[in-house]
RNA sequence: GCUGGAUUAGCUCAAUUGGUAGAGCAACUGAAUCGUAAUCAGUAGGUUGUGGGUUCAAGUCCUAUAUCCAGCA
Numbered sequence: 001g002c003u004g005g006a007u008u009a010g011c012u013c014a015a016u017u018g019g020u021a022g023a024g025c026a027a028c029u030g031a032a033u034c035g036u037a038a039u040c041a042g043u044a045g046g047u048u049g050u051g052g053g054u055u056c057a058a059g060u061c062c063u064a065u066a067u068c069c070a071g072c073a
Base pairs, nucleotide, nucleotide: 001072002071003070004069005068006067007066010025011024012023013022019056027043028042029041030040031039049065050064051063052062053061
C1' cells in the first nucleotide's frame, strides 16, 4: 500500500427481507428471610464509533473517515 472482518446499555453479545433497538451479567427498588447470600418480581440505563448520502422509514443499503484484528504484498 491492497483486501476482509469487528465497533450496538457499565461488561459480554443478539437484532430474520430495511418497518417499535433486545437478552444475560452488573446496578437500583421491592418481595421473601431473625439477618446476609442465593431465589422471585420490577425499574433504570443507548445520539447503534464519527461525518455525509439514498429512502415514507436505516443498527441494517451506499460513501468517506477513526480505532482494533487477520491476510496479501